[in-house]
RNA sequence: AUCGACAAAGGCAAACCGUUCGAAAGGACGGGACGCAAAGCUAAGGGUCUAAGGCUCAAAAACAGAGCUAAGAUCGCCUGGUUGCCGAGU
Numbered sequence: 001a002u003c004g005a006c007a008a009a010g011g012c013a014a015a016c017c018g019u020u021c022g023a024a025a026g027g028a029c030g031g032g033a034c035g036c037a038a039a040g041c042u043a044a045g046g047g048u049c050u051a052a053g054g055c056u057c058a059a060a061a062a063c064a065g066a067g068c069u070a071a072g073a074u075c076g077c078c079u080g081g082u083u084g085c086c087g088a089g090u
Stems, first nucleotide, its partner, number of pairs: 001090002003087002011036002016031006034076001040082003044079003047074004053069005
């Protein structure tokens, strides 16, 4: 450097539950473990999700609805960037 061992030490924590923030997706904290060798960090490219607000359908208005979207979310969807523990094999 590469690789990830029926190795060791340690780490993270899905679903679900509780509290809380948010319009929502989702986040934080606690419990809990399905998994993870970067499941550390980064929202840069692609994907996916949300849509209070805005626009359109759309009309005199109200109620309800549909589509699109500024924007937001997700790095435990993929890619890229960046940092890093251990050391059997090559």

Model confidence (mean pLDDT): 87 of 100. This is a predicted structure of a 90-nucleotide RNA (c-di-GMP-I-GGC riboswitch aptamer).